Model confidence (mean pLDDT): 82 of 100.
A computed fold for a 77-nucleotide RNA from bacterium UBP17_UBA6191, annotated as transfer RNA.
Rfam family: tRNA. Rfam classes the family as a transfer RNA.
Lineage of the source: Bacteria > Bacteria candidate phyla.
RNA sequence: CGGGCCGUAGCGCAGCCUGGUAGCGCACACGUCUGGGGGGCGUGGGGUCGCUGGUUCAAAUCCAGUCGGCCCGACCA
Numbered sequence: 001c002g003g004g005c006c007g008u009a010g011c012g013c014a015g016c017c018u019g020g021u022a023g024c025g026c027a028c029a030c031g032u033c034u035g036g037g038g039g040g041c042g043u044g045g046g047g048u049c050g051c052u053g054g055u056u057c058a059a060a061u062c063c064a065g066u067c068g069g070c071c072c073g074a075c076c077a
Base pairs, nucleotide, nucleotide: 001073002072003071004070005069006068007067010026011025012024013023020057028044029043030042031041032040033039050066051065052064053063054062
């Protein structure tokens, strides 16, 4: 320098192709079952989707740019 993949809740991930207003598991809070612990069950809180801009009635999703991480290749030595 070229190419590819990844970036979504505290952690691990899905959704993206085919735009319709964000979800699963664990964790956390509360309630409940249990003599208690552990564990089971139920309810709930928490993110605006790396960042910026664009298209659109509407963008996590499409387009452009950019930042970070990983991988491959090239180049230099």